Overview:
Bacterial RNase P class A from a Gammaproteobacteria bacterium, 367 nucleotides, folded computationally. It was read from a public genome assembly, where an Rfam model found it. Its mean pLDDT, the model's own confidence on a scale to 100, is 77.

RNA sequence: GGAGUUGGCUGAGUGGUCGCUGUCCCUAACGGGAUGGAGGAAAGUCCGGGCUCCAUGAAUCGAGAUGCCAGGUAACGCCUGGGGGGCGCAAGCCUACGGAAAGUGCCACAGAAAAUAUACCGCCCUUCAGCUAGUCUUUAGGUGAAGGGUAAGGGUGAAAUGGUGCGGUAAGAGCGCACCGCAUCGACGGCAACGGAGAUGGCAGGGUAAACCCCAUCGGGAGCAAGACCAAAUAGGGAGGCAGGCGCGAUGCGCCACGUGUUGAUUCGCACGGUCUCCGGGUAGGUUGCUUGAGGCCCUACGGCGACGUAGGGUCCAGAUGAAUGACCAUUCACGACAGAACCCGGCUUAUAGGCCGACUCCAACC
Numbered sequence: 001g002g003a004g005u006u007g008g009c010u011g012a013g014u015g016g017u018c019g020c021u022g023u024c025c026c027u028a029a030c031g032g033g034a035u036g037g038a039g040g041a042a043a044g045u046c047c048g049g050g051c052u053c054c055a056u057g058a059a060u061c062g063a064g065a066u067g068c069c070a071g072g073u074a075a076c077g078c079c080u081g082g083g084g085g086g087c088g089c090a091a092g093c094c095u096a097c098g099g100a101a102a103g104u105g106c107c108a109c110a111g112a113a114a115a116u117a118u119a120c121c122g123c124c125c126u127u128c129a130g131c132u133a134g135u136c137u138u139u140a141g142g143u144g145a146a147g148g149g150u151a152a153g154g155g156u157g158a159a160a161u162g163g164u165g166c167g168g169u170a171a172g173a174g175c176g177c178a179c180c181g182c183a184u185c186g187a188c189g190g191c192a193a194c195g196g197a198g199a200u201g202g203c204a205g206g207g208u209a210a211a212c213c214c215c216a217u218c219g220g221g222a223g224c225a226a227g228a229c230c231a232a233a234u235a236g237g238g239a240g241g242c243a244g245g246c247g248c249g250a251u252g253c254g255c256c257a258c259g260u261g262u263u264g265a266u267u268c269g270c271a272c273g274g275u276c277u278c279c280g281g282g283u284a285g286g287u288u289g290c291u292u293g294a295g296g297c298c299c300u301a302c303g304g305c306g307a308c309g310u311a312g313g314g315u316c317c318a319g320a321u322g323a324a325u326g327a328c329c330a331u332u333c334a335c336g337a338c339a340g341a342a343c344c345c346g347g348c349u350u351a352u353a354g355g356c357c358g359a360c361u362c363c364a365a366c367c
Stems, first nucleotide, its partner, number of pairs: 001363010012332007020037007039338001043349002046347005051223004057268005064218004068082005083097001084095004098214002103212002105208003120154002122150008131141003162180006181203001182201004188195002227288004237279006244256005258273004295317001296315008333336001
């Protein structure tokens, strides 16, 4: 100097004029004063919860979800640190990462053959028939047929039944040997996932579970348009379906049965005594829920590799409801990207002009 990897911050600023809104104070009121007022993702509605309701529970299942190990957290499918596998020269990045020896399914086409495995081209041996050359009675080369052996070489394919090398064989083959691989055992290290010296064995068809499945863990529902209160209005509307016996002190009560009840199913318990379907009508107004939180932000100490935890100090940090922060002027420079809370919080994912800071890797040159 160049090319990369990774972590973090910011997201226009300043001044003036007018305007909007929450809370508090003053004023009879109009109005005035003080103070606060959109994000790093507010987006997606994908996970986990808080909270509200379904009168009150329990058990057994199920749809579904997650899937290496150890931690963190209120919890999670999130985060942190490790392990295995893959990619990259590296810094680093990705990971839907339990099980294929419980079972079932699938692997197109090509190819002999993709499982109840096999021979297309080849290689070797024997017999028969005959050809060429030489020789002098056998040698070499090559053709065809029949029988036998073979999977080393070539071909097809994403993948071909272990790989490379040496020996051996008629030619070959773990046929034998060495190394690797595979199977079983495994010192030692580690909380664990896992790593693993070494030993034995010539020893093997593979892949796929983000296919069905098996295993382990979790596993009510609906949602602030939940819910609560006040006021007002209407049609105490119409039609249809289902559901009963016994006893007694008799128009009521009790028992059994039946029905409804947690918005997946069943059972038990419990509560209620009706319940289900369709058509039609009224109100859709106001208050609350509504922002003090498993809080956020800033600072300090201790523990931890880290996520984070413990303790202390400071600071109330938006609550609209047809929806509040807008308009104009001047100026600076980075000439302004993605984009606006609607019950709240912890995450993930996606979008993002420009500017700033840190750590690390590789290459080249010079000293």

It matches the Rfam family "Bacterial RNase P class A". The family's RNA type in Rfam is ribozyme. From the family's description: Ribonuclease P (RNase P) is a ubiquitous endoribonuclease, found in archaea, bacteria and eukarya as well as chloroplasts and mitochondria.